[in-house]
RNA sequence: GGGGACUCUGGAGAAUCCCAUUGAAUUGGGUGCCGAAGGUGUAAGGCGCACCACGCGCUGAAUCUCUCAGGCAAAAGGACAGAGAACGC
Numbered sequence: 001g002g003g004g005a006c007u008c009u010g011g012a013g014a015a016u017c018c019c020a021u022u023g024a025a026u027u028g029g030g031u032g033c034c035g036a037a038g039g040u041g042u043a044a045g046g047c048g049c050a051c052c053a054c055g056c057g058c059u060g061a062a063u064c065u066c067u068c069a070g071g072c073a074a075a076a077g078g079a080c081a082g083a084g085a086a087c088g089c
Base pairs, nucleotide, nucleotide: 001089003087006084007083008082009081010080015031017030018029019028020027032072033071034070038068039066041064045059046058047057048056049055
C1' cells in the first nucleotide's frame, strides 16, 4: 500500500393503504409505490473473426437501469462513509 470477514459511529427512499383473517404487522388476497442487501442489463475500451472499409461475436463499471429478490410506522436491515483491533498478502 491494497484485501476479505469482525467491532463501534453516521446512514436515504417509498401506503402505520384496502379486503378478509388472527391473541399478534398472524396469515392470505388486492391496488399503489421505493432502490442503498443480493441479482439483471448497459458505454467507452479490450480481445477474436473478417477486412479497403462497413460489419459480426465475446468481454466490459456505477449510487445509472430493471424491479426478479428485498423494502414502504417503529425496531431490524441497509449501499456507502469514518474510526478501531487483529488476520493474512